[in-house]
């Protein structure tokens, strides 16, 4: 430095089945509870699905390129 494999989705860890309208815990925010407060319970928000193409009537999925991380080889 150069090759090969794997991951990259919510603020954080992570799922998503055969391509068919993107979830779940946790935190965050309101509610209810309670003398007050965590906890419990209910409920709202939050997503260009690293990124840029292609392919399809339709991509998170399937193809190319690429960024970063991981490991492995070669130097």
């Nucleotide at each position: 430095u150069g090759c090969c494999a794997g991951c990259u989705u919510a603020g954080c860890u992570c799922a998503g089945u055969u391509g068919g309208u993107a979830g779940a815990g946790c935190a965050a925010c309101g509610c209810a509870c309670u003398c007050g407060u965590a906890a419990c319970g209910c409920g709202u928000a939050g997503g260009u699905c690293g990124c840029a193409g292609g392919u399809u009537c339709a991509a998170g999925u399937c193809c190319u390129g690429u960024u970063g991380c991981u490991g492995g080889c070669a130097u």
A computed fold for a 75-nucleotide RNA from Tetragenococcus halophilus subsp. halophilus, annotated as transfer RNA.
Its Rfam family is "tRNA". It is annotated as a transfer RNA.
RNAcentral records the identical sequence in 3 taxa.